Predicted 3D model of RNase P RNA and transfer RNA as a complex of 449 nucleotides. It holds a member of the Rfam family "Bacterial RNase P class A". By type it is a ribozyme.
């Protein structure tokens, strides 16, 4: 320098002035010795819940899919099996997982080597030799796949073809009823394939999901209790009473809706950095700082100016080839306008796994070739 | 947010333990029938089995992964 491959990080960056959501603290009345409390303004029948002021914090690496595994909730559970589902070389990590490391086997996987063909070309002894574009095969390298446990425990299954497809005798053979040598056909021919077929071993799961739960609670029906009431309670129309309806009338209680809080923003399987700390690694252990988004018709943004890339267009300098010239394609620098658009957006929360996806930046590995 | 399920000709839908060429009704198209149309009859044409892999000699069918659709999910009864 070529060529093939692993890994890691980032997703514009700063001011500015309006916005939108969360979390803290706060003054003044009242209570109270104090810590603290509680009310005032707006919503609301309560619970509850917003408003003012300062300070503060706001999307990912995949928030996605919702495939797996946990934390949490509730429901079921004396135990053990048995169906169901599920994982599979070994050995470790871890909360667990199908995840992830380090191992064994197994296939893949360039370039040079080898070995097979070989358009075509050269020699000349005219059928040899020697050059060779390509094009195959085989071995590995980094590296990458792999649902790799059993087929002497038993079932199934194998279209077409081809004599036979799971126990056969077509054509050769020969010692004429054998053989498994040798041909066709098939993916595959008596030795074996297929468990991403049933099954069998071993291991592992008890079932639901944050719309899980659990708390607070209107109006209206409806229940249940206790008083009162046909000797007239209550309505209702008029002047202490009279008339007319006339059997239900207070008042407590508890379930539940609507509605609202919790759950739910976490001192954590937490985040960042340090360690000639353990280990081959996944990870563990020490030791120092952080506190890091949280709604429910669901914020996390505009709007300007500015650097800083990327891409387009215009104009300009410089300089290459090409030509005789005119000029024609190209490079490299600055100027001015314009655009910026990946994927795609938290909904209980954490670890993985798969999918998407524009484009930059940094490390490492293998193999050839060249210099020294 | 959370759970389930479906995809096969225009349209409704089989497709049976993987196997020659994937059916079937109703609709298209011809032809007969009739003056003529309907209804019969008779022929016949049509899929990338939603999509990309993988597992297998083979795949609609097994598997994984994406699309798109369509339902369920407080509480009572």
């Nucleotide at each position: 320098g070529a060529a093939g491959c692993g890994c890691g990080c980032c997703a514009g960056g700063c001011c500015g002035u309006c916005g939108c959501u969360g979390g803290c603290a706060c003054a003044g009345c009242c209570c109270g010795c104090a810590a603290g409390g509680g009310a005032a303004c707006c919503c609301g029948a309560a619970a509850g819940g917003g408003a003012g002021u300062g300070c503060u914090g706001g999307a990912g690496g995949a928030a996605c899919g919702u495939c797996c595994g946990g934390a949490c909730u509730g429901c079921a559970c004396a135990g053990g099996a048995c169906a169901g589902c599920g994982u599979a070389g070994g050995a470790g990590g871890u909360a667990a997982c199908a995840c992830c490391u380090c191992u064994c086997c197994a296939c893949c996987g360039a370039c040079c080597a080898g070995c097979c063909c070989g358009a075509g070309g050269a020699g000349c002894u005219u059928g040899c030799u020697c050059c060779a574009a390509g094009g195959g095969c085989c071995c590995u390298a980094a590296g990458g796949u792999g649902a790799g446990g059993a087929u002497c425990a038993g079932a199934g299954c194998a279209a077409c073809a081809g004599a036979g497809a799971c126990g056969a005798g077509c054509c050769g053979c020969u010692u004429c009823a054998g053989u498994g040598c040798g041909g066709g056909u098939g993916a595959a021919a008596c030795g074996g394939g297929c468990a991403a077929u049933c099954u069998c071993u071993a291991c592992g799961c008890g079932c639901a999901g944050c719309a899980a739960u659990a708390c607070c609670a209107a109006a209206u029906a409806g229940g249940c209790c206790a008083g009162c009431g046909u000797u007239g309670a209550c309505g209702u129309g008029g002047u202490u009473c009279c008339g007319c309806g006339g059997a239900g009338c207070u008042g407590g209680c508890g379930g539940g809706u609507a509605g609202g809080u919790a759950g739910c923003a976490c001192c954590g399987a937490g985040c960042c950095g340090g360690g000639u700390g353990g280990g081959u690694g996944a990870c563990c252990c020490c030791c120092g700082g952080c506190c890091c988004a949280g709604a429910u018709g669901a914020a996390u943004g505009a709007c300007g100016g500015u650097c800083a890339c990327a891409c387009c267009c215009g104009g300009g300098g410089c300089u290459u080839u090409c030509g005789c010239a005119a000029g024609a394609a190209g490079g490299c620098c600055g100027c001015g306008g314009g655009u910026g658009c990946a994927c795609a957006g938290a909904a209980u929360c954490c670890g993985g796994c798969g999918u998407a996806a524009c484009g930059g930046c940094g490390c490492g590995c293998u193999u050839c070739a060249c210099a020294c | 947010g959370g759970u389930g399920a479906u995809a096969u000709a225009g349209c409704u839908c089989a497709g049976u333990u993987g196997g020659u060429u994937a059916g079937a009704g109703c609709g298209c198209a011809g032809c007969a029938u009739u003056c003529a149309u309907a209804a019969u009859g008779c022929u016949g044409a049509u899929g990338u089995c939603g999509g990309u892999g993988g597992u297998u000699c083979a795949a609609g069918u097994c598997c994984a992964c994406c699309u798109a659709u369509c339902a369920c999910c407080a509480c009572c009864a």
Its mean pLDDT, the model's own confidence on a scale to 100, is 75.